[in-house]
Context: one part of a larger RNA
């Protein structure tokens, strides 16, 4: 000097690996005493409907009830002259007055318990008939008054049933008139129906939520770490009663079990004896306590009473209700000779606020007196809230919305590694004999971080989610190719092992598939990782919005890791990285 390559600075172009790129306070999930749309046999209401009744709304007659009044009739236990309604008064009452009349006989009617009672009537008889007396719980329908039950008639008021009318009112008609008609319409009121409409509710805990469960109120034991207290959807179990004796007291007794003995009688029934501190029993879970008994039996009782306190506990150490317990005082009692004991059950579970209602020999007040009734206040008792310090309350949402949450799930990551994959130790056994050519149980020790779980640590003001495709890098626990060793290796073909990741590892059918199955080849058709590599590269078949169908479930709105058809893939590249080109 020529050619090539590279570093640095700058520029042009490209495709998009990274900036958990930009876009949108995540739509999935959960939470909120947030919302909305829809449903219904959720709750509470409102329209609307039906029916009754009242008003608008009048007239007439019929039938049938109710209440009150009047008239008439009627009222039979037994005994007893005999069909005695009840109570009171009561010793007399009625008749003889002529169109008269008490009573009797006959006849007719009504009632009837068949004995009789009441009424009528003409005919006949006629001056007496009935009470007081003896039987009865009660004495005369002799007479009078009031009342009760029943029957018939009648009057007033009123209800109901079916009916007739015309005048309100309604309809048709231009009108005349016609049709209907006190109905209907309209208004008030009461009952019922009433998602047609409205307002709301639809709990909490929770190894996400839902489903399940209740760990949501109480009791015992352990956990609990020798004071007390102490959590988990920790372990084991219970309570929401029961008992008028299973309570109180006085007196007496001692259990379970074993052994010996005793008719039936036996392992075991009952009796006798001995041993026997407790292993029995105490209504119920567990723990504690108990024989001087809190256990068993008998006698007598109701202290399982009324009133009023304090303390403890509930609730360690702050506060707190109901509840529970302990110790008193006052009164009245029980048992006991008395001392005494008795405020239920040997102790620890067996429970519930306010409002409202009922009850109480309860207390007080209101309306001028008395009585009755009513209302209110206080106290006590009972009635329930078990989500148990106590709202009156069902669901769906994929049509959905908002506020938030990585306080909380689904993908991915991280941790872990039960599960999974792989390796190793030991070697029982199989291998004709022989553990280790090959196969290898039981047990044990690991490695990996490819499966599936668990956890909830990062991300919910968003890190795009399965599979395929394209393209690149890596690992080795090696499918082929290479080198080597053993063999139950003659050779060939194999089987097992060691080193080795340079290269290779393909095509087709079915399915959205990963995977798998199948087909024909091949030296072989290996496994895994890179945010289950790769959607600012593609695809969009699947999943996972809105439409729709089927099956199943649901009363329904709707729902279904059930099926089915359809259904949008944004971004002009700033930096960095890479590739190609150029200048200094």
């Nucleotide at each position: 000097c020529u050619g090539g390559a590279g570093a640095c600075c700058c520029c042009c172009a490209a495709g998009g690996g990274g900036a958990a790129g930009c876009g949108a306070a995540g739509a999935c999930c959960c939470u909120a005493u947030a919302g909305a749309g829809c449903u219904u046999u959720a709750c509470u209401g409102c329209a609307g409907g039906c029916u009754g009744u009242c008003g608008c709304u009048g007239a007439g007659a019929c039938g049938u009830g109710g209440u009150c009044g009047c008239c008439a009739u009627u009222g039979u236990g037994c005994a007893g002259c005999a069909u005695a309604g009840g109570u009171a008064g009561g010793a007399g009452u009625c008749a003889u007055u002529a169109c008269a009349g008490a009573g009797g006989u006959a006849c007719c009617c009504g009632c009837g318990c068949c004995a009789g009672c009441g009424g009528g009537c003409c005919a006949c008889c006629c001056a007496g008939a009935c009470a007081u007396c003896a039987u009865u719980g009660a004495a005369a329908u002799a007479c009078u008054a009031c009342c009760c039950g029943a029957u018939g008639g009648u009057g007033a008021c009123u209800g109901c049933g079916a009916c007739u009318c015309u005048c309100a009112c309604u309809c048709c008609g231009g009108g005349a008139g016609g049709a209907g008609g006190a109905c209907a319409c309209c208004g008030g009121u009461a009952g019922c129906c009433g998602g047609g409409c409205a307002g709301u509710u639809u709990g909490a805990c929770u190894g996400g939520g839902g489903c399940g469960g209740u760990a949501c109120g109480c009791g015992c034991u352990c956990g609990a770490a020798a004071a007390g207290a102490u959590a988990u959807c920790g372990a084991g179990c219970g309570c929401g009663c029961c008992c008028c004796a299973a309570g109180a007291u006085u007196u007496c007794c001692u259990c379970a079990c074993u052994c010996g003995g005793g008719u039936c009688g036996g392992a075991g029934a009952c009796c006798c004896g001995a041993g026997g501190a407790a292993g029995a029993g105490c209504g119920c879970a567990a723990g504690a306590g108990c024989a001087u008994a809190c256990g068993g039996a008998a006698g007598u009782c109701u202290g399982a009473c009324a009133g009023u306190g304090a303390c403890a506990u509930u609730c360690c150490c702050a506060a707190c209700g109901a509840g529970u317990g302990u110790c008193g005082c006052u009164g009245a009692c029980g048992c006991g000779a008395a001392a005494g004991c008795g405020u239920g059950g040997u102790c620890u579970a067996g429970c519930g606020a306010a409002c409202c209602u009922a009850c109480g020999a309860g207390g007080c007040c209101c309306a001028u007196u008395g009585a009755u009734g009513g209302g209110g206040c206080c106290c006590g008792u009972a009635g329930a809230u078990g989500a148990c310090a106590g709202a009156a309350a069902a669901g769906c949402u994929a049509c959905c919305u908002u506020a938030g949450g990585g306080a909380u799930a689904a993908c991915a990551g991280a941790g872990u590694c039960g599960u999974c994959a792989c390796u190793c130790g030991c070697a029982a056994g199989a291998g004709c004999a022989c553990a280790u050519a090959u196969c290898g149980a039981c047990c044990g020790a690991g490695u990996g971080g490819c499966u599936u779980g668990c956890u909830a640590c990062c991300u919910c003001g968003a890190u795009g989610u399965c599979g395929g495709u394209u393209c690149c890098c890596u690992c080795c626990a090696u499918c082929c190719u290479g080198c080597c060793c053993g063999u139950g290796c003659a050779g060939a073909a194999g089987c097992g092992g060691g080193c080795a990741a340079g290269g290779g590892u393909g095509a087709g059918g079915u399915u959205g598939u990963u995977c798998g199955c199948c087909u024909a080849u091949u030296a072989a058709a290996g496994g895994a990782g890179g945010u289950c590599g790769u959607g600012a590269g593609c695809u969009g078949g699947g999943u996972u919005u809105a439409g729709a169908c089927c099956g199943u479930c649901g009363u329904g709105a709707g729902a279904c890791a059930g099926g089915u058809c359809g259904g949008c893939u944004g971004c002009u590249a700033u930096c960095u990285a890479u590739u190609g080109g150029g200048g200094g």
This is a predicted structure of a 584-nucleotide part of an RNA (large-subunit ribosomal RNA, domain V) from Halohasta litorea. Lineage of the source: Archaea > Methanobacteriati > Methanobacteriota > Halobacteriales > Halohasta.